A computed fold for a 72-nucleotide RNA from a Pseudomonadota bacterium, annotated as transfer RNA.
RNA sequence: GCGGGCGUAGUUCAGCGGUAGAAUGCUUGCUUGCCAUGCAAGAGGUCGUGAGUUCGAAUCUCAUCGCCCGCU
Numbered sequence: 001g002c003g004g005g006c007g008u009a010g011u012u013c014a015g016c017g018g019u020a021g022a023a024u025g026c027u028u029g030c031u032u033g034c035c036a037u038g039c040a041a042g043a044g045g046u047c048g049u050g051a052g053u054u055c056g057a058a059u060c061u062c063a064u065c066g067c068c069c070g071c072u
Stems, first nucleotide, its partner, number of pairs: 001071007010024004018055001026042005048064005
């Protein structure tokens, strides 16, 4: 230099055009003599960044940044 993969909650990941979810962690409450376990509720997201297509984009297209793999 060329090609490919990944980027979504603190963490690990789903979601493949129509209001962003799960597990775990965190907070509060219940349970207990206390802790743990268990149960219930809650908070936490400009979906890496910018642009385009579309009535509508995490999702499709382009560029760009970071990480990983391959080729020269």
Its Rfam family is "tRNA". By type it is a transfer RNA. The sequence is in RNAcentral, with records from ENA. Taxonomically the source falls in Pseudomonadota (Bacteria, Pseudomonadati).